[in-house]
RNA sequence: CGGCCUGUAGCGCAGCCUGGUAGCGCACCUGCAUGGGGUGCAGGGGGUCAGAGGUUCGAACCCUCUCAGGCCGA
Repeated sequence: CGGCCUGUAGCGCAGCCUGGUAGCGCACCUGCAUGGGGUGCAGGGGGUCAGAGGUUCGAACCCUCUCAGGCCGA
C1' cells in the first nucleotide's frame, strides 16, 4: 500500500441476505417463598446499533468516507 472479516445493553450473541416498533441468554434491580445465603417464581430498568454523510416516506440493514481490532497478500 491492496483485499477480506468483525464492531448491536455491563458480558456473550441474534437480527443485516429480503429496509418497516431493537431482541435473546447471563448479569443487575424489586417483590414473594427462606432465619439468612443459594435456588425457584413473578415483575422491572438499561443500547437507538463504532463515527460522519448520502439514498428513501422510512436505515442496525443499501451506498460513500473515516475510526478501532483481526486475518491474508505485496